[in-house]
Context: one part of a larger RNA
Molecule: small-subunit ribosomal RNA, central domain
Organism: Parapontixanthobacter aurantiacus
RNA sequence: CUGGGCGUAAAGCGCACGUAGGCGGCUUUUUAAGUCAGAGGUGAAAUCCCGGGGCUCAACCCCGGAACUGCCUUUGAAACUGGAAAGCUAGAAUCUUGGAGAGGCGAGUGGAAUUCCGAGUGUAGAGGUGAAAUUCGUAGAUAUUCGGAAGAACACCAGUGGCGAAGGCGACUCGCUGGACAAGUAUUGACGCUGAGGUGCGAAAGCGUGGGGAGCAAACAGGAUUAGAUACCCUGGUAGUCCACGCCGUAAACGAUGAUAACUAGCUGUCCGGGCUCAUGGAGCUUGGGUGGCGCAGCUAACGCAUUAAGUUAUCCGCCUGGGGAGUACGGUCGCAAGAUUAAAACUC
Numbered sequence: 001c002u003g004g005g006c007g008u009a010a011a012g013c014g015c016a017c018g019u020a021g022g023c024g025g026c027u028u029u030u031u032a033a034g035u036c037a038g039a040g041g042u043g044a045a046a047u048c049c050c051g052g053g054g055c056u057c058a059a060c061c062c063c064g065g066a067a068c069u070g071c072c073u074u075u076g077a078a079a080c081u082g083g084a085a086a087g088c089u090a091g092a093a094u095c096u097u098g099g100a101g102a103g104g105c106g107a108g109u110g111g112a113a114u115u116c117c118g119a120g121u122g123u124a125g126a127g128g129u130g131a132a133a134u135u136c137g138u139a140g141a142u143a144u145u146c147g148g149a150a151g152a153a154c155a156c157c158a159g160u161g162g163c164g165a166a167g168g169c170g171a172c173u174c175g176c177u178g179g180a181c182a183a184g185u186a187u188u189g190a191c192g193c194u195g196a197g198g199u200g201c202g203a204a205a206g207c208g209u210g211g212g213g214a215g216c217a218a219a220c221a222g223g224a225u226u227a228g229a230u231a232c233c234c235u236g237g238u239a240g241u242c243c244a245c246g247c248c249g250u251a252a253a254c255g256a257u258g259a260u261a262a263c264u265a266g267c268u269g270u271c272c273g274g275g276c277u278c279a280u281g282g283a284g285c286u287u288g289g290g291u292g293g294c295g296c297a298g299c300u301a302a303c304g305c306a307u308u309a310a311g312u313u314a315u316c317c318g319c320c321u322g323g324g325g326a327g328u329a330c331g332g333u334c335g336c337a338a339g340a341u342u343a344a345a346a347c348u349c
Stems, first nucleotide, its partner, number of pairs: 003321004007303002012317001014201004021194003025088007033081002035077008049065006091191001092188003095184004103177007110154001114150008125136002162169002206247006215241002220236004258316006266294013298305002322349003331342004
C1' cells in the first nucleotide's frame, strides 16, 4: 500500500458556514466521453510461462508456441454513468396563518441577602474549631431597630423541563433580532448532501488599556494540626472574579459516539403543535416534531446499543496503525506574552 477499524482497547476536528473537489430524485428524447462487443494495426529482441532439443546432469544455450493484461484506428450497441434538450414533484427552499421557548443583543426597573457607613437600644463578650488559637471588642463589639451607600448574583417557580450549531443560556419590563415546529387544495422546480484549504463562533483561566471592587478568593501573612505540614482546618488577604474595547483559541470543548438520507417489533413517561369522537371544567383515539426509561430482531470482545442505533445500507469528510521517548525537539505559521498549531528521529522495551 491493500486491508481492517474509530462509545469504553490507538482513532470523530470543540462547533458551524462555505470554496475547490467527490456524490446526487422521477420521466422522455438525443449524444456517444466513460462502458460493452466485432475487426485491423502495433505491443523489437532478450526476459517470464508452456512444449521440445543441445552441452554426461544442472546452471547455461537453441527452436517453437503462448503471453506481453497496453495503446491507436475503425464499425456497431445504448441498459447504466456523463453531456445536451424538454418536462415532473416525493428531496430542498419560499409563502400564509399560528402557538411554544433561560436562543442572541441593547436599555431600564425590582426585591431578598451580604459588607460598609450614620444613629438608637444594650453590655461583655463575639468569632471560629475535632479542640483551640491567630482575629474583633469597654475608644462599646456580637445581638437588635431605623436610615443610607455599594457591588455582584437572581431563592421559591425548577422539572433525565425548555432553547441554542457548539461553547452556553435562568428576576421583571420594553425595543431590535436569529432559529426550530405545526397546519395549509399556495409558489419555485433538484435549486440538494458532504466539504480538503479557508472564514467565523468558541467555557474557564490568562494577557493589554481604562473603569469598578460588596462577597468570594490563587499568591501571600498569621494561627492550628503534625515527626515535619511549603497542605487539608481557622483568621486575614492581593491579583482575579464584574464592565467596555482588543487579544488568547484551549478543556473529561463528553453522548468520550462526524454530517446527511433511507429502511428495520413494540411498551411507557414527558414537552410543544394539529385532527377526530364523546363531552359542563375533561376523557379516548390518532398524527407531526423534540426529550427520557424499558425492550425484540440484529450488532458487540464484553459492558452494552437497540426508530435519538453502537442494527441494515448509501455518499462525503476527519482520524488510527505496539508501549515509552512525545504531543516533545527542530523548522514553519500565529500570539504582546503565556503559549497554541503543524510535527519527527536517535535510543529503548